[in-house]
A computed fold for a 132-nucleotide RNA from Limnoglobus roseus, annotated as SAM riboswitch aptamer (S box leader). The source organism's lineage runs through Bacteria, Planctomycetota, Gemmatales, Gemmataceae and Limnoglobus.

RNA sequence: AUCUUAUCCAGAGUGGCUGAGGGGCUAGGCCCGAAGACGCCACAGCAACCGGUUCCGACGGGCAGUCGCCAGACUGACCGCGGAACGCUGGUGCUAACUCCUACUCGGCCUUACCGCCGGGGAAGAUAAGAU
Numbered sequence: 001a002u003c004u005u006a007u008c009c010a011g012a013g014u015g016g017c018u019g020a021g022g023g024g025c026u027a028g029g030c031c032c033g034a035a036g037a038c039g040c041c042a043c044a045g046c047a048a049c050c051g052g053u054u055c056c057g058a059c060g061g062g063c064a065g066u067c068g069c070c071a072g073a074c075u076g077a078c079c080g081c082g083g084a085a086c087g088c089u090g091g092u093g094c095u096a097a098c099u100c101c102u103a104c105u106c107g108g109c110c111u112u113a114c115c116g117c118c119g120g121g122g123a124a125g126a127u128a129a130g131a132u
Stems, first nucleotide, its partner, number of pairs: 001132008013043005021032003026103004044095003049091002051088001052086006059080003063076005099124001104121006
């Protein structure tokens, strides 16, 4: 960098440095910002994707043991799978506003129509895990 899958209306901020724009891109809107935003650093926190630990299972696997009428049955630990919990000196991520809102498409409501509202899908983006 590309691809695949999952999630995106919940949650979580202080200090220091810096100094003008920022909220991914385009457009429109709406916000944040010299009472210092954005960014960087430190600490703190949130969450539970991966890892870890524990518990549960009537599921799957081979192994060991016991019984056996040789069909098999039972028990045990382990591995896998599924579920739950913890938040662990682990790996990331995140800590204004739904991914700030809309844009493309489908359905419904309203309207002469536009606009608007509600819902589904898509595209794009972000993050994680995996693959190349």